[in-house]
RNA sequence: GGGGCUGUAGUGUAACUUGGCCAUCAUCUGGCGUUCGGGGCGCCAAGAUCCGGGUUCAAAUCCCGGCAGCCCCA
Numbered sequence: 001g002g003g004g005c006u007g008u009a010g011u012g013u014a015a016c017u018u019g020g021c022c023a024u025c026a027u028c029u030g031g032c033g034u035u036c037g038g039g040g041c042g043c044c045a046a047g048a049u050c051c052g053g054g055u056u057c058a059a060a061u062c063c064c065g066g067c068a069g070c071c072c073c074a
Base pairs, nucleotide, nucleotide: 001073002072003071004070005069006068007067010027011026012025020057029045030044031043032042033041034040050066051065052064053063054062
């Protein structure tokens, strides 16, 4: 220098092909209930689409350009 893959709550993960209602689930955190108390269990809440631009009525998803990580070639 060239090519490929990946990037989503604090952590892990689904949704990406076929664009569409409030982005899924688990865990962590906070609150409440249960208990004499704790643990466990149940209920509730908060929390995310790597960045910028484009297409579209509508983008995590499609297109373009970047950034970061991993792999291959030179």
This is a predicted structure of a 74-nucleotide RNA (transfer RNA) from a Candidatus Woesearchaeota archaeon. NCBI's taxonomy places the organism under Archaea, Nanobdellati, Candidatus Woesearchaeota. The coordinates come from a structure-prediction model, not an experiment, and the mean pLDDT is 84. Its Rfam family is "tRNA". It is annotated as a transfer RNA.